RNA sequence: GGCCCCGUAGCUCAACGGAUAGAGCGUCCCCCUCCUAAGGGGAAGGUUGCAGGUUCAAGUCCUGCCGGGGUCA
Repeated sequence: GGCCCCGUAGCUCAACGGAUAGAGCGUCCCCCUCCUAAGGGGAAGGUUGCAGGUUCAAGUCCUGCCGGGGUCA
């Protein structure tokens, strides 16, 4: 340098082009308990890597760039 895959919450990951982008873990609050753990309930937390394009509508499709991984030299 060519080709392929990935980038979404603090972490690990979901999400057919269409409802308010969700889950587990973590964090915080409450309940339970003599206390802690376990268990139950709730809350906060998102520029979906960046910039454009297509579309009535984009996390999803297209282009370029950035980062990571793999592969061929």